[in-house]
RNA sequence: UAGAGUUUGAUCAUGGCUCAGGAUGAACGCUGGCGGCGUACCUAACACAUGCAAGUCGAACGAACUGGUAGAUAGCAGAUAGCCGAUGGCAGAUGGCUUGCCAUCAGCCAUAAGCUAUCAGCCAUCAGCCAGUUAGUGGCAAACGAGUGAGUAACACGUAGGUGACCUGCCCCGAAGAGGGAAAUAACCAUCGGAAACGAUGGCUAAUGUCCCAUGUACCCCGUGAAGUUAGAGGGUCACGGAGUAAAUGCCUCGGCGCUUUGGGAGGGGCCUGCGGCCUAUCAGCUAGUUGGUGAGGUAAAGGCUCACCAAGGCGAUGACGGGUAGGGGGCCUGAGAGGGUGAUCCCCCACGCUGGCACUGAGACACGGGCCAGACUCCUACGGGAGGCAGCAGUGAGGAAUUUUGCGCAAUGGGCGAAAGCCAGACGCAGUGACGCCGCGUGGAGGAUGAAGGCCUUCGGGUUGUAAACUCCUUUUACGGGGGACGAGGAAGGACGGUACCCCGGGAAUAAGCCCCGGCUAACUACGUGCCAGCAGCCGCGGUAAGACGUAGGGGGCAAGCGUUAUCCGGAUUUAUUGGGCGUAUAGAGCUCGUAGGCGGGGCCUCAAGUCAAAUGCGAAAGCUCCUGGCUUAACCAGGAGAGGUCAUUUGAUACUGGGGUUCUUGAGGGCAGGAGAGGGAGGUGGAAUUCCCGGUGGAGCGGUGGAAUGCGUAGAUAUCGGGAGGAACACCAGUAGCGAAGGCGGCCUCCUGGCCUGUGCCUGACGCUGAGGAGCGAAAGCUAGGGGAGCAAACGGGAUUAGAGACCCCGGUAGUCCUAGCUGUAAACGAUGGAUACUAGGUGUUGAGGGUAUUGACCCCCCCAGUGCCGCAGUUAACGCGUUAAGUAUCCCGCCUGGGGAUUACGGCCGCAAGGCUAAAACUCAAAGGAAUUGACGGGGGCCCGCACAAGCAGCGGAGCGUGUGGUUUAAUUCGAUGCUACGCGAAGAACCUUACCUGGGCUUGACAUGUCCGUGGUAGGAAGGCGAAAGCCGGACGACCCUUCGGGGAGCGGACACAGGUGCUGCAUGGCUGUCGUCAGCUCGUGCCGUGAGGUGUUGGGUUAAGUCCCGUAACGAGCGCAACCCCUGUCGUAUGUUACAUGUGUCAUGCGAGACUGCCAAGGUAAAACUGGAGGAAGGUGGGGAUGACGUCAAGUCAGCAUGGCCCUUAUGUCCAGGGCGACACACACGCUACAAUGGCCGGUACAAUGGGUUGCCACACCGCGAGGUGGAGCUAAUCCUUAAAGCCGGUCUCAGUUCGGAUUGGAGUCUGCAACUCGACUCCAUGAAGCUGGAGUUGCUAGUAACCGCACGUCAGCCAUAGUGCGGUGAAUACGUUCCCGGGCCUUGUACACACCGCCCGUCAAGUCAUGGAAGCCGGUAACACCUGAAGCCGGCGGGCUAACCCGAGAGGGGGGCAGCCGUCGAAGGUGGGAUUGGUGACUGGGACUAAGUCGUAACAAGGUA
Repeated sequence: UAGAGUUUGAUCAUGGCUCAGGAUGAACGCUGGCGGCGUACCUAACACAUGCAAGUCGAACGAACUGGUAGAUAGCAGAUAGCCGAUGGCAGAUGGCUUGCCAUCAGCCAUAAGCUAUCAGCCAUCAGCCAGUUAGUGGCAAACGAGUGAGUAACACGUAGGUGACCUGCCCCGAAGAGGGAAAUAACCAUCGGAAACGAUGGCUAAUGUCCCAUGUACCCCGUGAAGUUAGAGGGUCACGGAGUAAAUGCCUCGGCGCUUUGGGAGGGGCCUGCGGCCUAUCAGCUAGUUGGUGAGGUAAAGGCUCACCAAGGCGAUGACGGGUAGGGGGCCUGAGAGGGUGAUCCCCCACGCUGGCACUGAGACACGGGCCAGACUCCUACGGGAGGCAGCAGUGAGGAAUUUUGCGCAAUGGGCGAAAGCCAGACGCAGUGACGCCGCGUGGAGGAUGAAGGCCUUCGGGUUGUAAACUCCUUUUACGGGGGACGAGGAAGGACGGUACCCCGGGAAUAAGCCCCGGCUAACUACGUGCCAGCAGCCGCGGUAAGACGUAGGGGGCAAGCGUUAUCCGGAUUUAUUGGGCGUAUAGAGCUCGUAGGCGGGGCCUCAAGUCAAAUGCGAAAGCUCCUGGCUUAACCAGGAGAGGUCAUUUGAUACUGGGGUUCUUGAGGGCAGGAGAGGGAGGUGGAAUUCCCGGUGGAGCGGUGGAAUGCGUAGAUAUCGGGAGGAACACCAGUAGCGAAGGCGGCCUCCUGGCCUGUGCCUGACGCUGAGGAGCGAAAGCUAGGGGAGCAAACGGGAUUAGAGACCCCGGUAGUCCUAGCUGUAAACGAUGGAUACUAGGUGUUGAGGGUAUUGACCCCCCCAGUGCCGCAGUUAACGCGUUAAGUAUCCCGCCUGGGGAUUACGGCCGCAAGGCUAAAACUCAAAGGAAUUGACGGGGGCCCGCACAAGCAGCGGAGCGUGUGGUUUAAUUCGAUGCUACGCGAAGAACCUUACCUGGGCUUGACAUGUCCGUGGUAGGAAGGCGAAAGCCGGACGACCCUUCGGGGAGCGGACACAGGUGCUGCAUGGCUGUCGUCAGCUCGUGCCGUGAGGUGUUGGGUUAAGUCCCGUAACGAGCGCAACCCCUGUCGUAUGUUACAUGUGUCAUGCGAGACUGCCAAGGUAAAACUGGAGGAAGGUGGGGAUGACGUCAAGUCAGCAUGGCCCUUAUGUCCAGGGCGACACACACGCUACAAUGGCCGGUACAAUGGGUUGCCACACCGCGAGGUGGAGCUAAUCCUUAAAGCCGGUCUCAGUUCGGAUUGGAGUCUGCAACUCGACUCCAUGAAGCUGGAGUUGCUAGUAACCGCACGUCAGCCAUAGUGCGGUGAAUACGUUCCCGGGCCUUGUACACACCGCCCGUCAAGUCAUGGAAGCCGGUAACACCUGAAGCCGGCGGGCUAACCCGAGAGGGGGGCAGCCGUCGAAGGUGGGAUUGGUGACUGGGACUAAGUCGUAACAAGGUA
């Protein structure tokens, strides 16, 4: 660690399917108030418009630009002051005069130009300085961060280690240092090309860019030496010698920051290793740089990493190689756990960046937003050529069931650059969208019964919705409006989020509930609609007229801002079982043995310490999980601390057990010696019986064969019989749950060869053992190859039968084969359906072979023991059956095998085989089961026992004819309906002309033909003679004109109207009650308690007897009881007795009505079990139930009846109700059932004559008399009945007919009548006259009856006006035959057996064919994918070679030039893609074809289940 439904009539177990739980990056449907925290392309690693996602440093550098600043030169132009002052103005003087003008003079004021001084500006050039910006050179970063999961089964990941085989920019600590020089180049300028992208040439220049020389603490290399570590060395340390290698004295705000060499550290990485984690063996062998070595190259570094040479190795059943699938982990989901599933978000690692290849730079890349090449795709183009890579953030298209904004900000965190300010940043922080998830809150609270209205249901009373609502009081979370307002910012300011969280105020129940379900599982029920329809469904299953299962409604249940559905995973599932299953019959023991690997293994001692156990240490990241604590109002969420987590590593210790090593032992195992049994195997020989054939003799018509026959053989002499011979095969009796063998299997006798086993002894070895994947061998029958052989038998085949057919069963023949030799096949119900080995665990009784004991002269007998082989049985076990020392018990070891049924003893592939075929072995699809054992029934062409007019033995019939009646069918306007094997059919119907009557046609009525209730109206009301219309019903209707009670008012009834309702023989007998039929008057059916069984269930109730009987007795784990049987009741038979009306009669009686007696196997006898009972007998009227009736157990047939009655539901309501007239139920080619009458002489007819019983009767029965041939009529006595009606017929006596379609038979038809009735046409009965059909005893088949019965004969009654009654129910009269018996047919009872049946044999069920649907195999081919291989071509690029062309630094040289080095270029190896080719593998498709699955009612047969009709 919770279970439930589903196989069955029920049960137990097996076994699958299904459900309830949890989870999700979800999606879909319906619905949707708020907030917090999370989360969001699972599909196309599909294609991408647009914007952004990696820059930064001017304190490395030159330059450019902008601004500022000061200077020089030249130019321009200005201000102020002064000088000068043309000119103008003012007033004055003088003069002249036209008194208002002119002239002259000196004064004052203003002022142009010019000159001088001072100041400031502008422009240009030159050389500077300061600040800012920047394209370029240079440095650092860009290898991080962000995304994705395509690839990858791998040292990719995880974990633990190694690196003495390695690297490490920036950072930290330490040591030492930075001397001198040189040549370029971008930017820039000029010229040129191009549409663009972008370049070309020439010229100039700087550096923290580049180069040379020097120095050398150090480092590196080489050589020598020393001590020491290590498993080992290319490790570390020290000493000496030699060679080689540095720098930027750069920047600065003067604090520093940088540079070079080197040691160490931190952090990061490379490489190597152990262990761990997918499926497939229908992938079994793989491998040439492959495995190793030597040497070299290459790398930071070990290494076939690469190359040359050498060797031939390496890997693999502990799964190599191949195929499929897949990023791995922390974790996540589930689970009690072990496990199973999974790998979103977060963290770690890996891989990838359009696809493939390649390198460059660099500390680090073979580099997502770098480069080159190739390819596909997209875009631009001036057609020459170019550009691009969202698996960064947003976003678009596409795909898809499906997944968000082209938002804000660097405020925080972390990052790049920088000395810093700072810049950058789709990392990140936030906001937005989506109920996608988790968490929290709300949609109000309290009161409120006339239990309002409405809805729904209803038994009509009521119930329910339901305190729910209304209504009263209260509250204000959320939402809304208003006000205040943060933390997040370590330091003064600075906040995207954000006027957000939070706080306060306001008004107002206001702004806020849905979804699924209600047959069981599974919480929750009613109504209506529908009618195997529409639909539902997870499984079982619902729906065909009363659906709690469909749809709707009311009600209820569950969850709730969600609820359902779908998908997926775990669980339940102990249904892959380590924890924790099985294998006799359910799935499962290999056909058997030997044996390899492996697994497991006896006793003692010593040792090691691998397993094991203990301890310590290390690591097992963080997050997550668990616990504790804390922060957001709580929670989700978050933070802090602790814990848990490994098959891990190292060290130390322990040594019982396992293991390794050593030594020893004998009990396991094997051997020796002495005995023994045997259808053990192989080879050779040999014997008799029998079958067949051949020869001969005898003989003369059949034989043979079967259920019965026939085919066949036989007069050419068979069969039969006698003698002789040939040949093959098999070995009678003995013979036995006897023997032997590993299994298959082995059978006359003898000889030879040979395996195993048992017993005794305890002499030898000393664990040598058990099992056994692969492997090998053996392996019945059939079959195959080759060669022999062949008597009998006998597939195939032929023939004869049987049969519907007969491809069979039966018969007559008959070839392979059966036999031998050699080889193959390799299977079986190869079974004890039971693998092998060892040990242990009560017995009893047989049998085989040894041994021992006892006994004996001896064989026997008896006892013990070992090995085999049977039966029964305790404990135990098992689902049960069963097993039980020969285990299926209790245990250990090893192997094989199983995991629902079908598909499938299959397909494909592989291996084997000559073939047939064998071994191995799936999937799609489909079902809700398939299967085991046992139980109760039912059934059986299973068995046993028993009964019944069941058969048999008899008698009379039916089936043929005519008629009657019923039914089917047909017909019809209607032929009303029901009953339908037995168990419908002279049945409902004990009376259809109208009525009945339910049917048809037509005509009427609509509260109605009938009932109840309410309301209104009506007073000459209802009714209604006469009369009118009409077929009637009905309608109208003048006169007349009511009834009951009354308090005299009226009321009731009636009538008219309205409303409730009436009515229905309309449907459902499959919704029912009641009643009935049938099995069946069969003897059965059950219960309580006990006992047995896990249980269904059994027992009782079976058994032995017996009975008509479950009747009784005995026995008995049963003891009792109930319903049935029987008895009690009625009739009848005998007797007694009482009574005696109306009977008979005159009494002893008959008869009638009562009451009693009697019969009980009581008595006797016999066998029997002592019992029950049976048989026989006596007595008796009657004898074993005296005869007859009534009486019908539990149940069966969804038997019958809704039309007898009742009744649920449904349906009709001016009609499916109701009334009336007429018709129909009576039809008629036929068929059947039940009857009547006959066919004649045991008879018909005529005459005479005798004897009953049961019943019925006043609207009746009717004597008697008269009339009529008669039916009948007219009169009329008697009788309310033992009184009257009321005579039986067959019989008997006599006569006639004389065997014929008749003097049989009476149908049919014509005519004439009688009676009933309103009415006899359809459609009555009867009478008379006439007519005179079929029929001469009835095929197959079938019915009744066992004694006062059958048969024959009449009589009565019910129904009823009459009657189609020959029916039915009763009554008496006359009065037989036969039963050996239980084989058979039918039905039934009990026990037992088999079963695949349970709707129960009218069951179940198989296969072909035909139809439809689906999936799948094969297949000429066709079309793809994938990974390799061979050859060709071969880009970029690295490497190598050449390098005649080009060439600044260094060297020589004065120079010219040369040297050294480098570059272009060319060549070569490798090399992606491409091409060609043959194969491999895997898909799709394919005419046709194979089987398979499934599908209410197709065809043919009948294979299986019972002895399944041939086991």
The RNA shown here (small-subunit ribosomal RNA) has 1511 nucleotides and comes from an uncultured Chloroflexota bacterium. The sequence is in RNAcentral, with records from ENA and SILVA. The coordinates come from a structure-prediction model, not an experiment, and the mean pLDDT is 84.